[in-house]
RNA sequence: UUAGAGUUUGAUCCUGGCUCAAGAUGAACCCUUGCGACAGGCCUAACACAUGCAAGUCGAGGGGUAACAGGGGCUUCGGCCCGCUGACGACCGGCGCACGGGUGAGUAACGCGUAUGCAACCUGCCUGUAACAGCGGGAUAGCUCCCUGAAAGGGGAAUUAACACCGCAUAAGACCACGCUCUCGCAUGGGGACGGGGUAAAAUAUUUAUAGGUUACAGAUGGGCAUGCGUGACAUUAGUUAGUUGGUGAGGUAACGGCUCACCAAGACUGCGAUGUCUAGGGGUUCUGAGAGGAAGGUCCCCCACACUGGAACUGAGACACGGUCCAGACUCCUACGGGAGGCAGCAGUGAGGAAUAUUGGUCAAUGGACGCAAGUCUGAACCAGCCAUGUCGCGUGCAGGAUGACUGCCCUAUGGGUUGUAAACUGCUUUUAUAUUGGAAGAAUUGCGCUUACGAGUUAAGCGUUUGACGGUACAUUAUGAAUAAGGAUCGGCUAACUCCGUGCCAGCAGCCGCGGUAAUACGGAGGAUCCGAGCGUUAUCCGGAUUUAUUGGGUUUAAAGGGUGCGUAGGCGGAAAUGUAAGUCAGUGGUGAAAUCCUGCAGCUUAACUGUAGAAUAGCCGUUGAAACUGUGUUUCUUGAGUACAUUUGAGGUAGGCGGAAUGUGGUGUGUAGCGGUGAAAUGCAUAGAUAUACCACAGAACACCGAUUGCGAAGGCAGCUUACUAAACUGUCACUGACGCUGAUGCACGAAAGCGUGGGUAUCAAACAGGAUUAGAUACCCCGGUAGUCCUGGCCGUAAACGAUGAAUGCUAGGUGUGGGUGUAGCGAUACAUCUGUGCCGUAGUUAACGCGUUAAGCAUUCCGCCUGGGGAGUACGAUCGCAAGAUUGAAACUCAAAGGAAUUGACGGGGGCCCGCACAAGCGGUGGAGCACGUGGUUUAAUUCGAUGCAAACCGAAGAACCUUACCUGGGUUUGACAUGUACGUAUUACUGAGAUGAAAGUCGAUGGACCUAGUUUUCGGAUUAGGAGCGUACACAGGUGCUGCAUGGCUGUCGUCAGCUCGUGUCGUGAGAUGUUGGGUUAAGUCCCGCAACGAGCGCAACCCCUGCAUUCAGUUGCCAUCGGGUAGAGCCGGGCACUCUGAAAGGACUGCCAUCGACAAGAUGGAGGAAGGUGGGGAUGACGUCAAGUCAUCAUGGCCCUUAUAUCCAGGGCGACACACGUGCUACAAUGGCCGGCACAGCGGGAAGCGAGUCAGUGAUGGCGAGCGGAUCCCUCAAAGCCGGUCCCAGUUCGGAUUGAAGUCUGCAACUCGACUUCAUGAAGCAGGAAUCGCUAGUAAUCGCAGAUCAGCCAAGCUGCGGUGAAUACGUUCCCGGGCCUUGCACUAAGCGCCCGUCAAG
Repeated sequence: UUAGAGUUUGAUCCUGGCUCAAGAUGAACCCUUGCGACAGGCCUAACACAUGCAAGUCGAGGGGUAACAGGGGCUUCGGCCCGCUGACGACCGGCGCACGGGUGAGUAACGCGUAUGCAACCUGCCUGUAACAGCGGGAUAGCUCCCUGAAAGGGGAAUUAACACCGCAUAAGACCACGCUCUCGCAUGGGGACGGGGUAAAAUAUUUAUAGGUUACAGAUGGGCAUGCGUGACAUUAGUUAGUUGGUGAGGUAACGGCUCACCAAGACUGCGAUGUCUAGGGGUUCUGAGAGGAAGGUCCCCCACACUGGAACUGAGACACGGUCCAGACUCCUACGGGAGGCAGCAGUGAGGAAUAUUGGUCAAUGGACGCAAGUCUGAACCAGCCAUGUCGCGUGCAGGAUGACUGCCCUAUGGGUUGUAAACUGCUUUUAUAUUGGAAGAAUUGCGCUUACGAGUUAAGCGUUUGACGGUACAUUAUGAAUAAGGAUCGGCUAACUCCGUGCCAGCAGCCGCGGUAAUACGGAGGAUCCGAGCGUUAUCCGGAUUUAUUGGGUUUAAAGGGUGCGUAGGCGGAAAUGUAAGUCAGUGGUGAAAUCCUGCAGCUUAACUGUAGAAUAGCCGUUGAAACUGUGUUUCUUGAGUACAUUUGAGGUAGGCGGAAUGUGGUGUGUAGCGGUGAAAUGCAUAGAUAUACCACAGAACACCGAUUGCGAAGGCAGCUUACUAAACUGUCACUGACGCUGAUGCACGAAAGCGUGGGUAUCAAACAGGAUUAGAUACCCCGGUAGUCCUGGCCGUAAACGAUGAAUGCUAGGUGUGGGUGUAGCGAUACAUCUGUGCCGUAGUUAACGCGUUAAGCAUUCCGCCUGGGGAGUACGAUCGCAAGAUUGAAACUCAAAGGAAUUGACGGGGGCCCGCACAAGCGGUGGAGCACGUGGUUUAAUUCGAUGCAAACCGAAGAACCUUACCUGGGUUUGACAUGUACGUAUUACUGAGAUGAAAGUCGAUGGACCUAGUUUUCGGAUUAGGAGCGUACACAGGUGCUGCAUGGCUGUCGUCAGCUCGUGUCGUGAGAUGUUGGGUUAAGUCCCGCAACGAGCGCAACCCCUGCAUUCAGUUGCCAUCGGGUAGAGCCGGGCACUCUGAAAGGACUGCCAUCGACAAGAUGGAGGAAGGUGGGGAUGACGUCAAGUCAUCAUGGCCCUUAUAUCCAGGGCGACACACGUGCUACAAUGGCCGGCACAGCGGGAAGCGAGUCAGUGAUGGCGAGCGGAUCCCUCAAAGCCGGUCCCAGUUCGGAUUGAAGUCUGCAACUCGACUUCAUGAAGCAGGAAUCGCUAGUAAUCGCAGAUCAGCCAAGCUGCGGUGAAUACGUUCCCGGGCCUUGCACUAAGCGCCCGUCAAG
């Protein structure tokens, strides 16, 4: 001392990228801004620079005197003269100018860092030691004069000084060469003693004591040089180099050296990356990080390099010199055009560039530097101040009390509550800051001068006094005043702390990633509120982190990206056992270095902190030294187990070359033989009467080798298959004889390397790209068919790639087993065989492993060694470059740009023109329809003032609507009303209340309105007539509000349709799986059924199924009126008509009955199936009600309810008329038909469900009839509707647009109703259309069903009903069967689908 999150999916695990949260900055930008301290401030144009300043000083070196001051002299008072003095311009001379300051262009280098070395070197000023300074000389600047030039400047003459320059002398020591000698060192070599020889010095000044001078040695300081190690990218840069590498000699340098030159040799560097290209000043350190690392090098310190660009030297101790010189160049300026001047990467400042970076400030007071004896002068070094929130740190903008939790604002479930919020007001307190007043520092030590003391007696030392402050009247302190002067920014969908309302409506906009916005947006904009920071806050940019996402610490490579196609082998890396030596690696101790600053710790100073001081600690590494010897290395000596060899067998499609063989195919020849053959899903092209196909024989050609033949064998891989011969390679087994680590891996390299392809020459039977023809098809440049060339084969060359795959590199060791098979060996046994063992090749599986699938001694397990390769998807294995190739192409191999994923394994579903099993009027087998006609109804469309609205595949379309002439009604036109047609409340008013409402007007609604008229309850009072008060009901006015069939069924409740009355849908616990999930629910049977049985890591349970409920079918019991009538009686024209009866029918209540219960067979002895008996009914008897989890954002805001939005003299409400009924057309559902199984006429017969009082209406009369008049009975098992019809009997029609069919139209009527014009039904007479059985296609139905026949009811005044809901009458045909169509259930399989095949997705074209 290590934190994670979001994002691939319907969900899961993994791989993997992208993104975020942290910290940092010489920053910039937006908004905002009270104060202070400390720091920092051109990152861009090493771009160009106006102006000022940044290096001078010394008169104690010199000649001197331009300016200033003093003094002196002269004067015509204008002035002139004198270096005499203080001082001093310019000049000669000395020292300095090589420091300090700036910048980072260049530089990939001994440049820097670190550690060494110089026996190969220098060093002004400074310190110490030793010695010395004698005698001379000639110039020159200045000054003066002259010439010249625009200027800068230049030239000449004369004259002059020095600590300027020169000569001679002296030489301890120095240097040079020699002789002799001692000594040291890793080498060249170094040091020393002695001897004589040679060479070279000096400067003076003055106040007389110092300063300065010369030579030499030594020190210190500063430098120079050399070396080890470390210090970027690119190999799409692989070879570079002639002074190059070395030698000899010489020159040069302070010094070594190819540093330079002459000669000689041919070397030197390089895969441990030379050379080239690109980029870059390096370090101390800074940021980040757990660390290892990664990134950076601004401020401060060290080093280097540079000074307009390039080059060169001079002077000097030191430079190849930022404010020096010369040359060249570019640029700027001056010019009299001849010629000159300049260099801010010094401090300020200007322009330019840029997102962006300050004052043309003060002072030498301090620190430091130059010169000087000193005073001092100079110093844009430095110290200060100014500007800037650029950063860090600190302070403040108040504190306490104060709740009817006030008003406003905002929100809500809205009489009320919540929040803003103790917030405010108000009361008390404080005064940092602010403003004002007064005081007021430290930083100052020196130096000079004066004095004192000490001693060594002085230009000495110490002390005292005096003098010196830019900052600055600043910091700080005192007093006064008064809450007084001081808060913003960003965010609020998740990550990520913080939520509501309004506006907007895929618009405007947001966005770091995922993503928000299409009318209820916590995601946009505003508001209220909240959150986080706070004099700042956000955004942008950049770095590190998170990222174990380059993995040394610390990753991978079967399928996610990734094992080289295979082998041999070089360098390299790694390497068996034992002994002994060594000490390179390694380990330990110790010495040196590792500058300071920084970081860390302690203490201290600024009021605190930042900041600063001081002390300590720490510091990788490098160098030296002493030791240890296990391991690695290395030397030596051994060993046999790794490896190899020998000998003896064995095995095989191992390889190369040659020879041989039969079958098949094709072709040719000769026959036989006749009309087709061939081919396909079906055909056609093709072949064939010139004789095919078929068949027999003969001949030829080329290619390939049936059976054997296989999870077989061999080989490094590619690959290898008839038989045989020769040559050749390998492996296994056995012996344990020989060698003695000889081994493993393997970058570059070399070799091999399927098919296709290329080039040469052959060959060509089959097959067959290209090509051509025929088909298929919308097309068919394909699949199918007939042909057919390269090629396929051989030769000797290229190519060098494949899903070259076990998608799994090679080698070694270790780690349960079982079971096959190829090749050996051993043991036992007569043998079959068994056991043991070695080596190959398969399957299953333990531990382990893996994301999972799976792998599992043939590892994908556990380890070691070496090599190749990977780092999101696309762009792209593309472009460029290079290499190879005849070419095709191969190898190597990017980037821009773009996306937030791409991907692996597994899971649940859905899907499949996948598979298995099963069901359904699903098909098939049948019967009847629809689609054609006319009419009715509904819908679309069109039309209209309006044709109100909704429903739209199945699952809208005789649907909402079980009834649109008005009403309904929602629509249109016109006329009215506005607290309203309707509800509740409040306030006020009303007394001729309410009610009645004649009449006027009007289409009506409505408007105006005469007359009559004293309501109810309670109280007080009363002369009982009444009066009065309060309340209720009413009316009017005003206000809250009413009202809306206005919108949203995609905001909803409820209800409904559909899959589907299909057999399914789930849960608890347990178990399995990292998980999504699985199991149960699968399997074997069976059923209508997840129905039941059996089995089973499952055991149970729930919703569904079934049953329980209703109707119907049988019988019994009970009960008999309005029902019934067998028996008894009465009675009629007749009749249960009457008495009577309740037996029967019937009615309607109860209980019963059917359960595979019984028998047989089959079956697992089960569940159950088949057949049978009995029974009214037999295997859920028939029918109904009953609809699991869910799907379709299915339908309905117009039944109702309801959120939100919208209208409020109108989108509300009332009324009249119109419309919903339109009509070129299209669709759906029906009715009636097309006729003889029929139509018409007459006669006769048999139901059931239901309904009836503003009703059903018998009967009778009238009418052809609809119907009308009168009217019994009946609120109904009693009366009525109510004659059922098809049917049966008889007659007629005779196949015709008819005696079929009835539309349409005319006339006359009836009924309902306020009213039948738009727009009712019915009746009678007349009229008599289409239609002669309906194309493609399509619907219903499995038994009392289809078909056919009529009856009743709801709604309703009437009815557009031919509809709907029920009822009964008559009453069939067919089902072999499950291949196919449709729908569904279960299991399984594939999948790139999950919005789930109406999915997903590829290419082309067009537009943008």
A computed fold for a 1408-nucleotide RNA from an uncultured bacterium, annotated as small-subunit ribosomal RNA. The RNAcentral record of the sequence draws on ENA and SILVA.